Predicted 3D model of a 253-nucleotide part of an RNA (large-subunit ribosomal RNA, domain VI) from a Candidatus Falkowbacteria bacterium.
[in-house]
Context: one part of a larger RNA
RNA sequence: CGUGGAAACUUGAAGAGGCCCUUCCUUAGUACGAGAGGACCGGGAAGGACGAAGCUCUAGUGUACCUGCUGUACUACCAAGUGCAUCGCAGGGUAGCUACCUUCGGUUAAGAUAAGCGCUGAAAGCAUCUAAGCGCGAAGCUGUCUCUAAGAUUAGGUUUCAUAGGUUGGUCAAAGACGAUGACCUUGAUAGGCGUUAAGUGUAAGUGUAGCAAUACAUUCAGCUGAGACGUACUAAUAAACCAUAUGAUUUC
Repeated sequence: CGUGGAAACUUGAAGAGGCCCUUCCUUAGUACGAGAGGACCGGGAAGGACGAAGCUCUAGUGUACCUGCUGUACUACCAAGUGCAUCGCAGGGUAGCUACCUUCGGUUAAGAUAAGCGCUGAAAGCAUCUAAGCGCGAAGCUGUCUCUAAGAUUAGGUUUCAUAGGUUGGUCAAAGACGAUGACCUUGAUAGGCGUUAAGUGUAAGUGUAGCAAUACAUUCAGCUGAGACGUACUAAUAAACCAUAUGAUUUC
């Protein structure tokens, strides 16, 4: 830009992906075979690699967070803290992200076939799977399965609307390089704040008691944090502008 405008839901021409492999049990130590050995077909159970999704479990990270510890400087000093030292080092760890974790997948018809195996059968009184004709036959092909998909210019279909709808602007995240996508904009829980809380850390400071003291105990499952959850308009989403609208209607000519 096109498919008259718009919103929502769709069909599927076509394209892409996938279709994997192994072991064990059973059939059965059966068929076969002198024996040694040892099946087809069928049924069942595990697993490998690969792929998709997810974070309930397990584990990692987690320079939000909590705690312990060292050196040094500072806050006049004690105590308590802060800066720097790879995040100073160490022990844990929510959300998110991830795999070593969890769940799931590769199935089943059918059709046409390859090599191959056949039936009928002449040319060629026989024979011959082939010349006419008719079958079986593969992890391969078509299809079944998943995804994309109407620029499929053959531009499809259905429903609803046309006093449609969209964009700019703003608060944002399950989204994200930017566009885009998605949520919300006071008729509001979109983000921040605040309150409560799942969860993390592990019992704060101050004070008191005991002890010569180091320290211990009590107040105290405390204090701090809380990317998650729920609630709450306190703050910010103000106000508005622009584009566009078949047919039809009105006005003018």
Lineage of the source: Bacteria > Bacteria candidate phyla > Candidatus Falkowiibacteriota. The coordinates come from a structure-prediction model, not an experiment, and the mean pLDDT is 85.